[in-house]
RNA sequence: UCGUGCUAGGCGGGGAGCUAGCGGUGCCCUGUACUCGCAAUCCGCUCCAGCGAGGCUGAAUGCCCGCCUGAGGGCUGAUCACUGGGGACUGCCGCCGUUACGUGGUGUUGAGAGCCUGGUCCUGCGCGGCGACGUCCGGCUAAUCCCGUCAGGUCCGGAAGGAAGCAGCGGUACGUCGGUAACGUCGGGUGCCGCAGGGUAGCCGGGUUUGAGCUGGCGGACGGAGGCAAGCCCGUGGGUCAGUUCGAAGGCGGGGCACGA
Repeated sequence: UCGUGCUAGGCGGGGAGCUAGCGGUGCCCUGUACUCGCAAUCCGCUCCAGCGAGGCUGAAUGCCCGCCUGAGGGCUGAUCACUGGGGACUGCCGCCGUUACGUGGUGUUGAGAGCCUGGUCCUGCGCGGCGACGUCCGGCUAAUCCCGUCAGGUCCGGAAGGAAGCAGCGGUACGUCGGUAACGUCGGGUGCCGCAGGGUAGCCGGGUUUGAGCUGGCGGACGGAGGCAAGCCCGUGGGUCAGUUCGAAGGCGGGGCACGA
């Protein structure tokens, strides 16, 4: 150096989670690297840690070790935008109040205050007015059970004469229509009305005393409660950055035994 036969080993790995711990099934990332059975209210083991059965490969581009590189995941912190919530702080919005600082209005043709008085208000009486009704005036108005007169006709009578009485006519009652002068009764969201009494507060008016303010519209200042949620605070997920941790695939290097030539 070559050949033959073995053995160790290998026939995916990793992350999170679960677990006393280690694996597996399940989820996720890489990636294509045997088969069957068990297994998330779990299954099997015990610190070189899946169990049971079978098969393939085997000292090398495939196994082991070291180095480089590094997909991806976890944790922590910072920050950005979105979003959920909060609302004592800053801010904003309008509202209410205080002040009388500015401005305006008003005021010696008298502010404001005090006193007196009247009205408004209430009660009673009266007067007027409005409305309704009645008396009253006029018209109409009774088949009969209103009056008067009663044609015709009827009844009594020998006759003379008498009786009742329909229609018609005249008048009147009940009723009805109209009318307003006067009168009476009743009523009221009646009245620049009169008299008397009452009268808490307010408003208006008059007289009088004093003598310079009054007002609070707009602005300012202050305060109050409320609302908004821009700043602010808390939080979930997402992006980015930093630290840390685990880490697949890949690249490079090295590596077992026996026999023979």